[in-house]
Context: one part of a larger RNA
RNA sequence: CUUGCGGUGGAUACCUAGGCACCCAGAGACGAGGAAGGGCGUAGCAAGCGACGAAAUGCUUCGGGGAGUUGAAAAUAAGCAUAGAUCUAGAGAUUCCCAAAUAGGUCAACCUUUUAAACUGCCUGCUGAAUCCAUGAGCAGGCAAGAGAUAACCUGGCAAACUGAAACAUCUUAGUAGCCCAAGGAAAAGAAAGCAAAAGCGAUUCCUAUAGUAGCGGCGAGCGAAAUGGGAGCAGCCUAAACCGUGAAAACGGGGUUGUGGGAGAGAAAUACAAGCGUUGUGUUGCUAGGCGAAGCGGUUGAGUGCCGCACCCUAGAUGGCUAAAGUCCAGUAGCCGAAAGCAUCACUAGCUUACGCUCUGACCCAAGUAGCAUGGGGCACGUGGAAUCCCGUGUGAAUCAGCAAGGACCACCUUGCAAGGCUAAAUACUCCUGGGUGACCGAUAGCGAAGUAGUACCGUGAGGGAAAGGUGAAAAGAACCCCGAGUGGGUAGUGAAAUAGAACAUGAAACUGUGCUGAGCUC
Numbered sequence: 001c002u003u004g005c006g007g008u009g010g011a012u013a014c015c016u017a018g019g020c021a022c023c024c025a026g027a028g029a030c031g032a033g034g035a036a037g038g039g040c041g042u043a044g045c046a047a048g049c050g051a052c053g054a055a056a057u058g059c060u061u062c063g064g065g066g067a068g069u070u071g072a073a074a075a076u077a078a079g080c081a082u083a084g085a086u087c088u089a090g091a092g093a094u095u096c097c098c099a100a101a102u103a104g105g106u107c108a109a110c111c112u113u114u115u116a117a118a119c120u121g122c123c124u125g126c127u128g129a130a131u132c133c134a135u136g137a138g139c140a141g142g143c144a145a146g147a148g149a150u151a152a153c154c155u156g157g158c159a160a161a162c163u164g165a166a167a168c169a170u171c172u173u174a175g176u177a178g179c180c181c182a183a184g185g186a187a188a189a190g191a192a193a194g195c196a197a198a199a200g201c202g203a204u205u206c207c208u209a210u211a212g213u214a215g216c217g218g219c220g221a222g223c224g225a226a227a228u229g230g231g232a233g234c235a236g237c238c239u240a241a242a243c244c245g246u247g248a249a250a251a252c253g254g255g256g257u258u259g260u261g262g263g264a265g266a267g268a269a270a271u272a273c274a275a276g277c278g279u280u281g282u283g284u285u286g287c288u289a290g291g292c293g294a295a296g297c298g299g300u301u302g303a304g305u306g307c308c309g310c311a312c313c314c315u316a317g318a319u320g321g322c323u324a325a326a327g328u329c330c331a332g333u334a335g336c337c338g339a340a341a342g343c344a345u346c347a348c349u350a351g352c353u354u355a356c357g358c359u360c361u362g363a364c365c366c367a368a369g370u371a372g373c374a375u376g377g378g379g380c381a382c383g384u385g386g387a388a389u390c391c392c393g394u395g396u397g398a399a400u401c402a403g404c405a406a407g408g409a410c411c412a413c414c415u416u417g418c419a420a421g422g423c424u425a426a427a428u429a430c431u432c433c434u435g436g437g438u439g440a441c442c443g444a445u446a447g448c449g450a451a452g453u454a455g456u457a458c459c460g461u462g463a464g465g466g467a468a469a470g471g472u473g474a475a476a477a478g479a480a481c482c483c484c485g486a487g488u489g490g491g492u493a494g495u496g497a498a499a500u501a502g503a504a505c506a507u508g509a510a511a512c513u514g515u516g517c518u519g520a521g522c523u524c
Stems, first nucleotide, its partner, number of pairs: 001521002003516005014471002018442002020439007027431002030148001037098003040053003044076001049071001050057001059092003063088002068080003103112003113116001119146002121143006153184001156180003164171001168218001194201002205232004215223002236423003239367001243254004259401001261366003265360003274354004279350001281348003285344004290337003296310005311328002313317001319331003372396007382408001403418005458465002478505001482491003
């Protein structure tokens, strides 16, 4: 040096109990009837985890289920159970202390007292300030609506900088990150004072396309539409006013809601039985436990699902398990059946609500500190530009259908619409979470930080940071007894298919390392 046999070590291949991504459906609950989140307790023996709450490892009741059972978790003790336990679904009861925390306090889970709903809100009564009535303040009683939590999605408010422009200031990053308020299962928007262009459309939202176009822009970097078209989904309504009535008034009831203008008013004539809502009752269909469910034996083996031999089922040859690879062993699968109680859906029913046309009429009404204008800003793809349209501050300030607004300054004509009140499902966005499913996703240095006490151990005054750690065997059958030994450990024996599977346990690479004497070899 090579090589054999070992040690150490834990790579590799195999595995999965845990993750990751997405799809479908559900849900987006909770809370003063005390939540979310915690502290402390509860077992015969009980440290942590799960469960539960002084009625504490559980109680009541109604269903399911059918032989064992007292959590994971063995052993022991004492029990329970075909008079139906344990388990399981529905409905209830109990639910210490802290925490919105709410009798007062407090260094959270504690203290104190007069035993109390603290504050806001609502209702009733009392009392009676300036100031007569009143109002305010106050007092007493009652109700229990609000408060807190919440991953993302959503409306609104406040609002950066790094960066890019190859520097930098307008600009960009960006109305983004961040912070705050408030809401819903979605939110927002929404039934034309719209878009268009001589033709027409007919609320909103989303996708697609128009299009990186028209434009904006130290015309730099960059920013960046809309109409028309194609789809998804479709749904429309209620007030104010004129007039009438009640009333002292405030106010309320009827009436009325439109843009080929409508209504009120005057007149004439009279009609239809339809539509909507979901409270009552009955039923339907689902959900929250479940049930039935075909067909294989012999040999081989430690073990058979493999192989050999001879069979069978299929509306079931998905999948998982069982000592090796199973349609016919088990759980299931296809298919079919099922609810005392609670919830949802749909249908009918009782109940409730609602409606329309003709003729005439310039007289009454048609949303005012509004529209517009001036000025200062913001927002529109649009940086003040010729800058419309939209919103805000300040100052001014109309018209009422013979009217007003818009069509990108402005004017005329023409066309289109009817502001200054409100509501509105679906198509759209998201996933802390539940059920089902899928994967040319991972397989223990991977996959969530976390396959085991995981936001644990540990670190930090704190905000915060944050691990490592999987595999005996089919079954513990986990090695009785004996020997060496202080013990660790080892040798027999025994179990097992295997013990170089012996708990530092499956496979067991490399680095590193031991040994090889006559009992490996080669070289010096």